[in-house]
RNA sequence: AGAGUUUGAUCAUGGCUCAGGAUGAACGCUAGCUACAGGCUUAACACAUGCAAGUCGAGGGGCAGCAGAUCGAAAGCUUGCUUUUGAUGCUGGCGACCGGCGCACGGGUGAGUAACGCGUAUCCAACCUUCCCUAUAGUAGAGGAUAGCCCGGCGAAAGUCGGAUUAAUACUCUAUGUUGUAUUUAGAGGACAUCUGAAGAAUACCAAAGGUUUACCGCUAUAGGAUGGGGAUGCGUCUGAUUAGGUUGUUGGCGGGGUAACGGCCCACCAAGCCUUCGAUCAGUAGGGGUUCUGAGAGGAAGGUCCCCCACAUUGGAACUGAGACACGGUCCAAACUCCUACGAGAGGCAGCAGUGAGGAAUAUUGGUCAAUGGGCGAGAGCCUGAACCAGCCAAGUAGCGUGCAGGAAGACGGCCCUAUGGGUUGUAAACUGCUUUUAUAUAGGGAUAAAGUCACCCACGUGUGGGUGUUUGUAGGUACUGUAUGAAUAAGGACCGGCUAAUUCCGUGCCAGCAGCCGCGGUAAUACGGAAGGUCCGGGCGUUAUCCGGAUUUAUUGGGUUUAAAGGGAGCGCAGGCCGAUUGGUAAGCGUGACGUGAAAUGUAGCCGCUCAACGGCUGAACUGCGUCGCGAACUGUCAGUCUUGAGUGAGUUCGAUGUUGGCGGAAUUCGUGGUGUAGCGGUGAAAUGCUUAGAUAUCACGAAGAACUCCGAUUGCGAAGGCAGCCAACAAGGCCUUUACUGACGCUAAAGCUCGAAGGUGCGGGUAUCGAACAGGAUUAGAUACCCUGGUAGUCCGCACGGUAAACGAUGGAUGCCCGCUGUUUGCGAUAUACUGUGAGCGGCCAAGAGAAAUCGUUAAGCAUCCCACCUGGGGAGUACGCCGGCAACGGUGAAACUCAAAGGAAUUGACGGGGGCCCGCACAAGCGGAGGAACAUGUGGUUUAAUUCGAUGAUACGCGAGGAACCUUACCCGGGCUUGAACUGCACCCGACGGACAAAGAGAUUUGUCUUCCGCAAGGCGGGUGUGGAGGUGCUGCAUGGUUGUCGUCAGCUCGUGCCGUGAGGUGUCGGCUUAAGUGCCAUAACGAGCGCAACCCUUCUCUUCAGUUGCCAUCAGGCAGAGCUGGGCACUCUGGAGACACUGCCAUCGUAAGAUGCGAGGAAGGUGGGGAUGACGUCAAAUCAGCACGGCCCUUACGUCCGGGGCUACACACGUGUUACAAUGGGAGGUACAGAAGGCCGCGACCCGGCGACGGGAAGCCAAUCCCCAAAUCCUCUCUCAGUUCGGACUGGAGUCUGCAACCCGACUCCACGAAGCUGGAUUCGCUAGUAAUCGCGCAUCAGCCAUGGCGCGGUGAAUACGUUCCCGGGCCUUGUACACACCGCCCGUCAAGCCAUGAAAGCCGGGGGUACCUGAAGUCCGUAACCGCAAGGAGCGGCCUAGGGUAAAACUGGUAAUUGGGGCUAAGUCGUAACAAGGUAACC
Repeated sequence: AGAGUUUGAUCAUGGCUCAGGAUGAACGCUAGCUACAGGCUUAACACAUGCAAGUCGAGGGGCAGCAGAUCGAAAGCUUGCUUUUGAUGCUGGCGACCGGCGCACGGGUGAGUAACGCGUAUCCAACCUUCCCUAUAGUAGAGGAUAGCCCGGCGAAAGUCGGAUUAAUACUCUAUGUUGUAUUUAGAGGACAUCUGAAGAAUACCAAAGGUUUACCGCUAUAGGAUGGGGAUGCGUCUGAUUAGGUUGUUGGCGGGGUAACGGCCCACCAAGCCUUCGAUCAGUAGGGGUUCUGAGAGGAAGGUCCCCCACAUUGGAACUGAGACACGGUCCAAACUCCUACGAGAGGCAGCAGUGAGGAAUAUUGGUCAAUGGGCGAGAGCCUGAACCAGCCAAGUAGCGUGCAGGAAGACGGCCCUAUGGGUUGUAAACUGCUUUUAUAUAGGGAUAAAGUCACCCACGUGUGGGUGUUUGUAGGUACUGUAUGAAUAAGGACCGGCUAAUUCCGUGCCAGCAGCCGCGGUAAUACGGAAGGUCCGGGCGUUAUCCGGAUUUAUUGGGUUUAAAGGGAGCGCAGGCCGAUUGGUAAGCGUGACGUGAAAUGUAGCCGCUCAACGGCUGAACUGCGUCGCGAACUGUCAGUCUUGAGUGAGUUCGAUGUUGGCGGAAUUCGUGGUGUAGCGGUGAAAUGCUUAGAUAUCACGAAGAACUCCGAUUGCGAAGGCAGCCAACAAGGCCUUUACUGACGCUAAAGCUCGAAGGUGCGGGUAUCGAACAGGAUUAGAUACCCUGGUAGUCCGCACGGUAAACGAUGGAUGCCCGCUGUUUGCGAUAUACUGUGAGCGGCCAAGAGAAAUCGUUAAGCAUCCCACCUGGGGAGUACGCCGGCAACGGUGAAACUCAAAGGAAUUGACGGGGGCCCGCACAAGCGGAGGAACAUGUGGUUUAAUUCGAUGAUACGCGAGGAACCUUACCCGGGCUUGAACUGCACCCGACGGACAAAGAGAUUUGUCUUCCGCAAGGCGGGUGUGGAGGUGCUGCAUGGUUGUCGUCAGCUCGUGCCGUGAGGUGUCGGCUUAAGUGCCAUAACGAGCGCAACCCUUCUCUUCAGUUGCCAUCAGGCAGAGCUGGGCACUCUGGAGACACUGCCAUCGUAAGAUGCGAGGAAGGUGGGGAUGACGUCAAAUCAGCACGGCCCUUACGUCCGGGGCUACACACGUGUUACAAUGGGAGGUACAGAAGGCCGCGACCCGGCGACGGGAAGCCAAUCCCCAAAUCCUCUCUCAGUUCGGACUGGAGUCUGCAACCCGACUCCACGAAGCUGGAUUCGCUAGUAAUCGCGCAUCAGCCAUGGCGCGGUGAAUACGUUCCCGGGCCUUGUACACACCGCCCGUCAAGCCAUGAAAGCCGGGGGUACCUGAAGUCCGUAACCGCAAGGAGCGGCCUAGGGUAAAACUGGUAAUUGGGGCUAAGUCGUAACAAGGUAACC
């Protein structure tokens, strides 16, 4: 210090989440020791038991109990002891009692309290203060009671009553009275106006207690001090305005009462005030501070332990005593609860220490001691002290120590994983050897420090303090600490390992089980689930959960924003408030600085020191940023006084405008009315219909009526605060600008609340109503059409008066002021001239420098640089909703949440993709043509169905005569049945047997089994075959979504990229865009780009022309021979041809156009002309495209079977549907006869001439040929004849019969031949396919596979040989540029609402049940106070009675705030529900408010 998460990617906005620290914590797993700190956060819930406040006999009367003494008595006997008993307070002492002091401290808790409660500062001339200190003065006399004890009564008890008697430092009276207090005087002094007030004088009133003992302690009064308290004030101190008014003793005065004291604290009277938007009142929450945690700080959060203050003591009220209380372990009353009871009555208060129950996730021992520190009493010894000090329990925190150290490689065994089978890792880890002993255990020492005191004695000075000697005091403590012995001996776990975030592999599981802080993992290869191995982090702990701060500049003072992300109020005026021009002087509130006081200690911090170290603790310093007081300063702010003119305003003079209000006038159009002309339609639409019209429409002419709106001018024009304003004229108003102009002199800016204005629509009342036109009706459209379109049409639209108060009220940009380069257009003033033009203001626009901005963009009219004021924002949804309040006639408006839910929502820009967006271009894409398919029959493939099986795959284009270039058996993978299990094939090792094989025979469907005969090589090892055992096998089983390889398609489309540079924050762009051109990103020009690569083209093959070389099996022009004929023969390579090498074509030439590239031409030349034709060649990529069944291969699965052998069957089924083909429907034809011309292939298990037989398929012979040598070697064509338009001499399916051939075998299930039979079909609906030249069409030939063939298929070959293309509007596909986008799985996208289902929270609701606070009335305990004749008391006084007030109780009506509720409203969420298609593209009617 940051990181993850919105996107295909980017930047910015914005939320969510994480890494850190902390805790009085809890839970899970684990656990050796020590020190120091800590330990009911919940029920201020209820409490059994014990303890927590007593002490003083030197105040008193006394004497129950204890101990002793004295005097008696009795018993036992050891004759002076023991025991028992009686008496005597005689002594030590002392229960209970009177009295004094204490009990108001210490300890606990945080319920209440939003307050002078707390903190801080100040004040009290308005106060008190026991004990303590100092000082002064005193301490005289008298009296009557009372408790206890004793007697008696009542009661269960608690307790209580009566009588008698008695003491005091208890109580009362009298005296004195320094002083004090009060009154009356007095008036120095201060100030000099009120006012304050010393000394002095007089009068009145008030005191006391003794004790032990010889020295002190007490007592009384007064003054002072100290300490502690009381009161007052300034400032600070949580949230809510959906709490805006509150208050009647309330605010003040006068006079009283009361108090320690001030005060409405209380009372009588008088006045009507007082508090409050600078937040009163009300509601909610809460003890406050020092401090603690976090943070760089500013802040934020907290207030446990320790310290200070406050409040409370079961709840509420009250007083008494006292110096002090309205009193935790006191009293009275009321209430609730608990206990006891003899039912009459009583007792109690752990929020003291332990402890119990309950609550809860959760928090300890019914311990020891007063040794120390401190407190109370006491003269003191001492007593008391759950304060305190110690110990116990608890990883609940912080700190420290340990669980060993060194060596040790056969890198052991085992585990795990990978593998090239060598190995790697756990791992020097272990074993093993040596060493050490903190800790542990045992034992011994040590009573360390903390101790100072007390008491007794002595010394010094000074009544007291200090010193010395002696004596005595230790809970913890069998402590700490130290020594010795033993022996590695007694001691390691938790979490995590997808990213954030350090650390990875295997197995299991298979969207299951589960994980998860966020993003997200899991659907058969999971580094994310569970286990294991290994690793990482921390370590006596580690994780999880909860909470706080941080990160979060995500409430922004430090330190944010508001055009489009959330956010500028619709506009103006304006009170308060905030801010405010120049200059001079004063002041000193703010401000700065110095000093003083305070800011408790602890904490934090720096240094030093003490516990073995550290934590912890001690000492000292700085700090405590604050508050107060006194000086000094005067720049700035404030304030006071004076001056100024530039801000602002007023006046003067021009000028401008659709500025407002009122009234009048005008023409065109529209509709209606009347009349004329006129005749059949009009109107409307994409097309129609509804509607109007022969009762005369529409059209047209004339006249009339009505209402509304103002054509052209007209414009980035003008005016207005905004909304808004447009025919012309007038009146009345208002405003702006300009101008060397006059005056005032800061009078200003902004503006919460408030007031006013405020489009359209809407509301009320009254008018008006021509047009248009919600609702509504009808007609269309449509699957539907409550819409879009059409015909009508009511409110409304218009006017007047009121209301309402909202808009995408927008420049999505609040107002004001100042400053900061320019260019250009325009409106309207003023000035100057030379009338070209230019200067200077105020507006309205455009483009830009700097600058700003996330970018788009803004840019003197800022979104720049600054100042001031106001308004508003803080993730999306829920929601501008609910509730409450305010306004409104209503509609509705203003203000304005929460629960719940999501991890995003949103902005700008980028690249793609898409659009029923645009532009340009191309393609047999359309068009123009030719021939087909779709109809028939058949062939073939597919779907479906069927079946024991009809094996499997391919399924839009890009499956369907496809894998298959050949299923009768085999193939074969499928089905049925029969067999085998190291297996049908291959192979390693070991052992055994021997041949194996062949022939024949038998059984069997066959595989197989059995029998007979025959039969090996080698010296050996072994080879070969069989068997047994073992290691491999085998699988057309699954996954093409784990893969390789191969292939299809976009597409032979022209695209796809890179390096460097440049632009941009970036994704990215540029290059590759633009103009022209091309078949082409082909090239040229231009150009922040310059180059390059993969594609294009070319190079390759073939074809077309020529040259050259070579001529056999090819050829034959010339020469010769020769046949029935033939290059048949000699000979020759000229030609053809064959096959090698070359040439040719490049827009090269000409003309026109063009800068060029290039284009054009019935151009030339040429065999060929503009890539000559064809082929091969397929960029980056897309479709998780196809194939695990061609092959290969990971993983999974089967192993007497999912392997393998055999026989038979099936893949050939058949109501049907589709694709691809063949043959046809005929005369451009069929049939018959005659007849000509190819190319390219193939051939020895072959091609087979030729001859013979057969109608023929074919059969029987047979020459030649391993091939330029032999074989195979056309048909359409052409000629002649016939048929004459018909289901035919077309067509040939189907069927019957007879055959041929292949083959082990043609039944399922072959082809071919002959004879006979002779079906559908007469050119094919919607729709659709191919083709641009040697092409389509048409004709035949060959080959592969192959025994044969279901081939009409596929791949090739040649023969004959056309028509048409105006053109690019449209359909389809593609390319480039541009535009919009809410799409990015990319339009087969995204996405909205109702309804239906489940779950969740919430609003309303007849009611029902609570809670706190207040009000009114009734009643009213205790108690203070007041009043008071009888009674008591010597008196002081008391009792009794009455009154005021009040806790509590009761009744009543309201308000506030919760819970619950039949029913009901919307909302949110939820893989695959229903209906539509609203939005995003022009989203198919632009969207939105």